[in-house]
RNA sequence: GCUGACAAACGGUAAACCCGGCGAAAGCCGGGGGCACAAAGUCACCGGUCUACGGGAUCUUCCUAGGACAGCGGGACCGCCAGC
Numbered sequence: 001g002c003u004g005a006c007a008a009a010c011g012g013u014a015a016a017c018c019c020g021g022c023g024a025a026a027g028c029c030g031g032g033g034g035c036a037c038a039a040a041g042u043c044a045c046c047g048g049u050c051u052a053c054g055g056g057a058u059c060u061u062c063c064u065a066g067g068a069c070a071g072c073g074g075g076a077c078c079g080c081c082a083g084c
Stems, first nucleotide, its partner, number of pairs: 001084004012037002017032006035071001041077003045074003048069003054064004
């Protein structure tokens, strides 16, 4: 540096759901809980997706990111073990 195929070893993270809290919401934090994951470590840079307090419009509806998602994909950086 590459590979993670069949595997090992030390481990790690923690889906859904439940409880408490924050938030307009998406969602996030803590505890429980384990669906899964070789980067499911970090980053919102690119694409995509979600929400719409606020703002706008053709106004019982629709649009919009200053919000969010890294366990949607790409990319960047850091990293355990094994084999080559």